[in-house]
Context: one part of a larger RNA
RNA sequence: UUGAACGUACCUGUAGGUUGCUUUUUAAGUCCACCGUCAAAUCUGAGGGAUCAAAGCUAGACAGGUUGUAGAAAUUGCCAAGCUAGAAUACAAUAGGGGCAAAAGGAAUUUUCAGUGGAGCGGUAAAAUAUGUAGAGAUUGGAAAGAACACCAAUGGCGAAAUUGCUCUUCUAGGUUGACACUAACACUAAGAGAUGAAAGCUAGGGGAGCAAAUGGGAUUAGAUACCCUAGUAGUCCUAGCCAUAAAUGAUAGAUGCUUGGCACUGUGCGUAUUGACCUAUGCAGUGUUAUAGCUAAUGCGUUAAGUAUCCCAUCUAGGAGGUAUGUUUGCAACAAUGAAACUC
Numbered sequence: 001u002u003g004a005a006c007g008u009a010c011c012u013g014u015a016g017g018u019u020g021c022u023u024u025u026u027a028a029g030u031c032c033a034c035c036g037u038c039a040a041a042u043c044u045g046a047g048g049g050a051u052c053a054a055a056g057c058u059a060g061a062c063a064g065g066u067u068g069u070a071g072a073a074a075u076u077g078c079c080a081a082g083c084u085a086g087a088a089u090a091c092a093a094u095a096g097g098g099g100c101a102a103a104a105g106g107a108a109u110u111u112u113c114a115g116u117g118g119a120g121c122g123g124u125a126a127a128a129u130a131u132g133u134a135g136a137g138a139u140u141g142g143a144a145a146g147a148a149c150a151c152c153a154a155u156g157g158c159g160a161a162a163u164u165g166c167u168c169u170u171c172u173a174g175g176u177u178g179a180c181a182c183u184a185a186c187a188c189u190a191a192g193a194g195a196u197g198a199a200a201g202c203u204a205g206g207g208g209a210g211c212a213a214a215u216g217g218g219a220u221u222a223g224a225u226a227c228c229c230u231a232g233u234a235g236u237c238c239u240a241g242c243c244a245u246a247a248a249u250g251a252u253a254g255a256u257g258c259u260u261g262g263c264a265c266u267g268u269g270c271g272u273a274u275u276g277a278c279c280u281a282u283g284c285a286g287u288g289u290u291a292u293a294g295c296u297a298a299u300g301c302g303u304u305a306a307g308u309a310u311c312c313c314a315u316c317u318a319g320g321a322g323g324u325a326u327g328u329u330u331g332c333a334a335c336a337a338u339g340a341a342a343c344u345c
Base pairs, nucleotide, nucleotide: 007313009196011194012193016189017188018187020083021082022081023080026077028076029075030072031071033069034068036066037065038064046058047057086186087183089181091178092177093176094175098172099171101169103167105149109145110144111143112142113141114140115139116138120131157164201242202241203240204239205238206237210236211235215231216230217229218228254311255310256309257308258307260291261290262289263288264287265286266285267284268283269282294301295300319344320343327338328337329336
């Protein structure tokens, strides 16, 4: 240099890299001309001469590097001024399970108290363990506790992701649309750094209804450290702090342009219509689906790109050994992060 690969769980953001439109300054990058220099020998093209060859002799080029001088000003940089299409703010609306905290609610489950009642109940493919005359199960009424919120509910909404769903309230973050006021490039990405980060697990203190690793028992089986059944502890829940990983998924980093259609939904604007709701045309933002061009090894992707371009970051260089060893850092620990080689094929 070319080709091929590869997306950090997610966001903020420092250095760095990259960066709208118009005019001006400058001339650092860039371009052009000229001068000096880059020793000789060597190498190489040419020429002539030793009869030829090797060797030797003669005169040398283009390109390139570097110093200096004179110039060009499109482009990158620099200086100055301006603009509004990017970006932000203000204003007016608006949708939403976005977040923190507090309050209240009903159904169900379990336990408990009281009444009725009197032999089973429970469980399974079938059984047994378990439970019950010390009165179970069933049923009626009262009480308590903890956890989760049926229907609405959808191909739907919100959030950076993880996630987020009973009701009401306080505080609070972000988005979208509209009109067009204001600032005037204030932008994009992002090493290092920082915030958040399911479940499990850990520390301390609470809580403990249901479920349920471990564990006991009953079955099944040749065996059964399992699948099934009956019990059941950590845990699951709350408060405070750790841990930092998941098939953390769209298995697809982020940003900005450009590129052919159909259908559907969510939010919102405009026109039309109307008592109103539908209906119909259309813009912006989002969520889906189905095809074109193009791409792809193919499946497929297809304006939400895996098309076509630009910018920036991360990552890879055959399979194993191995995400192992060693060292270092973080952590209470569990582990996490970084991360080889010999050897083998």